[in-house]
Context: one part of a larger RNA
RNA sequence: UGAUGUUGAAGGAACUAGACAAAUUGCACCUGUAACUUCGGGAUAAGGGUGGCCAUAUAGUAGGCAACUAUUAUAUGGUGGCACAUACUAGGGGGUAGCGACUGUUUAUCAAAAACACAGGGCUCUGCAAACUCGUAAGAGGAUGUAUAGGGUCUGACGCCUGCCCGGUGCUGGAAGGUUAAUAUGAGAUGUGCAAGCAUUGAGUUGAAGCCCCAGUAAACGGCGGCCGUAACUAUGACGGUCCUAAGGUAGCGAAAUUCCUUGUCGGGUAAGUUCCGACCUGCAUGAAUGGCGUAACGACUUCCCCAUUGUCUCCAACAUUAACUCA
Numbered sequence: 001u002g003a004u005g006u007u008g009a010a011g012g013a014a015c016u017a018g019a020c021a022a023a024u025u026g027c028a029c030c031u032g033u034a035a036c037u038u039c040g041g042g043a044u045a046a047g048g049g050u051g052g053c054c055a056u057a058u059a060g061u062a063g064g065c066a067a068c069u070a071u072u073a074u075a076u077g078g079u080g081g082c083a084c085a086u087a088c089u090a091g092g093g094g095g096u097a098g099c100g101a102c103u104g105u106u107u108a109u110c111a112a113a114a115a116c117a118c119a120g121g122g123c124u125c126u127g128c129a130a131a132c133u134c135g136u137a138a139g140a141g142g143a144u145g146u147a148u149a150g151g152g153u154c155u156g157a158c159g160c161c162u163g164c165c166c167g168g169u170g171c172u173g174g175a176a177g178g179u180u181a182a183u184a185u186g187a188g189a190u191g192u193g194c195a196a197g198c199a200u201u202g203a204g205u206u207g208a209a210g211c212c213c214c215a216g217u218a219a220a221c222g223g224c225g226g227c228c229g230u231a232a233c234u235a236u237g238a239c240g241g242u243c244c245u246a247a248g249g250u251a252g253c254g255a256a257a258u259u260c261c262u263u264g265u266c267g268g269g270u271a272a273g274u275u276c277c278g279a280c281c282u283g284c285a286u287g288a289a290u291g292g293c294g295u296a297a298c299g300a301c302u303u304c305c306c307c308a309u310u311g312u313c314u315c316c317a318a319c320a321u322u323a324a325c326u327c328a
Stems, first nucleotide, its partner, number of pairs: 001323008010314002014312001019309001027051005036041001038157001052079012080084001092307004097302002099299002104116002120155007132141003158294004163224003168221002170217005177212003184205002188201005225243005252286001253283001264280005
C1' cells in the first nucleotide's frame, strides 16, 4: 500500500450518472390495516404491542383402570442480564408516472428487457387422394385428424372502441371487346424443271392463359391537403370563397419511449428542480389490430419523490486476518 472483515463522535445522501455499496428490516403470537379493485385481491399493506427463567392457581389435550406421566393455554407473583425471536438463520417500507396484462422465454461466454411467447381477437386458405411442407420419384408428415379440424398471417388478458379512402400495388371474381405463342389453314411470290412436281418464302384467317379492360376487397400493402376573407374595442374565427385529391385524420391521446425550436408556458413539489407530476395545444413529424385510449394484479424493467437507515460523503481513523516489503 492492496484485499477481506469489524467498529466509529457530530451530521445523515451533503457522495454519485444513479443511495452503487453498505446499513436498516427480518421469526412467532396479539392487535391493526388506506387509495384503488377485474371483489379474487391490494395485505406480512402501513402502524403498534408481547417474547428469558422460576413458583402457584385454573382450564384443556394425549396415554393410563387408577395413582400419575407428558404437554398446551391463561392469570397472578417473583427473579437474572447492557441486551430474552439473545448465536446461525431471517422482507426495509410508502407514494407518483412510463412500458409490458399476467406465470413463462431469450443473445451458453459484455444485453433478461419495454424484445419473444402467451390465453383472447381478426383476416385468409383447405371438402380429404385437403390445403401446406419435405422428396427427382416412390413415399412421408399434416393425421390413424375432418371446418368446434388443419395451414398461413397480423394483433396480443380485460374494459370502451376500432372512423374516411379501392386512385396506385396486391388478392378475388368477371368475361363482351383489344392484344397474343406454337399450331391449323394458306392468297400469292421466288428458284429449278419441257412438264408433273420439288424447294424456299409467306399476306390474311384460326388461336389459351396472361396483360389491357370491368367490378369487389383495407383487422390486404398502404394513404388520410392548401390558399384567401369574415363577428359593433382588440384577438379569435362558428361562417364563406377558391384550388387540388381516391379520400382529406373521426373518437381518443398529446412538449409524449413521438416536440426540432425547448430548460415551450402555467401550476405542484425544493431555499434553489434541463429530470418528475398535473394542465395547456402552437402535433417540426400523434392516432385507431403497422391497433387507439384506459386499467386492478404482477415486474432482478425504467423515471421521480418521501420515511427509516447508514463511512456513499463532510473526512477520515482504529482494529483483525492475509498479500506485498525487509531480515533470518
Predicted 3D model of a 328-nucleotide part of an RNA (large-subunit ribosomal RNA, domain IV) from an Alphaproteobacteria bacterium. The source organism's lineage runs through Bacteria, Pseudomonadati, Pseudomonadota and Alphaproteobacteria. The full RNA is in RNAcentral, with records from ENA.